[in-house]
Transfer RNA from a Bacteroidales bacterium, 73 nucleotides, folded computationally.
RNA sequence: CGGGACAUAGCGCAGUUGGUAGCGUACAACGUUCGGGACGUUGGGGUCGCGAGUUCGAGUCUCGCUGUUCCGA
Numbered sequence: 001c002g003g004g005a006c007a008u009a010g011c012g013c014a015g016u017u018g019g020u021a022g023c024g025u026a027c028a029a030c031g032u033u034c035g036g037g038a039c040g041u042u043g044g045g046g047u048c049g050c051g052a053g054u055u056c057g058a059g060u061c062u063c064g065c066u067g068u069u070c071c072g073a
Stems, first nucleotide, its partner, number of pairs: 001072007010025004019056001027043005049065005
């Protein structure tokens, strides 16, 4: 320098047909227990890496940029 993949909750990930953003774990409250742990129920937490475009509507499509990583020279 050229090409590919990835970026979504504290952490690990899904969301692939464009239609109000989810799961596990962690955290908080409650139940159970003498207490803890384990288990169960409920709840809070996200401007989907940044910026722009297309669209009635974008995590998803298009362009640019940033970061991580792989391949090639």